[in-house]
Context: one part of a larger RNA
RNA sequence: CUGGGCGUAAAGGGCGCGUAGGCGGCCCCUUAAGUCACGUGUGAAAGCCCUCGGCUUAACCGAGGAACUGCACGUGAAACUGGGGGGCUUGAGUUCGGGAGAGGGAAGCGGAAUUCCGGGUGUAGCGGUGAAAUGCGUAGAUAUCCGGAGGAACACCGGUGGCGAAGGCGGCUUCCUGGACCGACACUGACGCUGAGGCGCGAAAGCUAGGGGAGCAAACGGGAUUAGAUACCCCGGUAGUCCUAGCUGUAAACGAUGAGUGCUGGGUGUAGGGGGUAUUAACCCCUCCUGUGCCGAAGCUAACGCAUUAAGCACUCCGCCUGGGGUACGGUCGCAAGGCUGAAACUC
Repeated sequence: CUGGGCGUAAAGGGCGCGUAGGCGGCCCCUUAAGUCACGUGUGAAAGCCCUCGGCUUAACCGAGGAACUGCACGUGAAACUGGGGGGCUUGAGUUCGGGAGAGGGAAGCGGAAUUCCGGGUGUAGCGGUGAAAUGCGUAGAUAUCCGGAGGAACACCGGUGGCGAAGGCGGCUUCCUGGACCGACACUGACGCUGAGGCGCGAAAGCUAGGGGAGCAAACGGGAUUAGAUACCCCGGUAGUCCUAGCUGUAAACGAUGAGUGCUGGGUGUAGGGGGUAUUAACCCCUCCUGUGCCGAAGCUAACGCAUUAAGCACUCCGCCUGGGGUACGGUCGCAAGGCUGAAACUC
């Protein structure tokens, strides 16, 4: 090793593209590297194992056998794996015809609301709280009407709804653009799956430079509360939140569940599309494909629960776990903050 695991106990990489590698559909011919059979040579002796023998026995010793599961060469077999050749269409892809969608990028436009500014009406309060106070207001606030400025976000529709690989995506219009799905013949003919390294994408916060700044709001100031209150509540308020270009590369990046393929009772919603019966037509009804939910059979599970969207039954490939502690040193990336990789002492 044979012979463990990863939803919640330690453990699925945040996500994709893809290099090497690993693995790979059906039929025929061929080859003989793997594989298998036989033969020859070799595999020192001692030891181990078996049989017999010598010391009174044993240990010990002697003899014979077996074994040495290996290697090399030769001959042969051809089912499987591999190599070569030919063919196939179910895997994969292409073409054509459709409809769905907050998928991505850019530009333009719109209304509601908050705030600010100007003007009108108007007068003593407003605001805020558990109650207050700080705060604002007779230099005319709050309220109300008209006009203007500017920034950010898009009520209703809106849904266990849709799209995307993930992060994520929601007003309207136009342009550019990716993917999936359904249907149909036709076409290519295994072109496939996974993927160590690598490359790219990657919420929020943070960083660099320039712009922007309405609302909100770390820090900070003040008012309360309290024994205290470096908080919770209130009044203010700067970074930031927004845009452009670049960096950072993390997360409860979660379905805490890697990707792919096949197989294994059902019931009921919902989204997109197709077919059928019926009908004047729509709806309804039956059925198929794809997605997304709920409930549950067998089975699985420590239990909870999962259950055709598996955590069931199998196979392929990758990542990861082996008590706690992400620290030190080194390396590498970063402007920095820090990221990635990652011990030991000690302790149980």
Predicted 3D model of a 348-nucleotide part of an RNA (small-subunit ribosomal RNA, central domain) from a metagenome.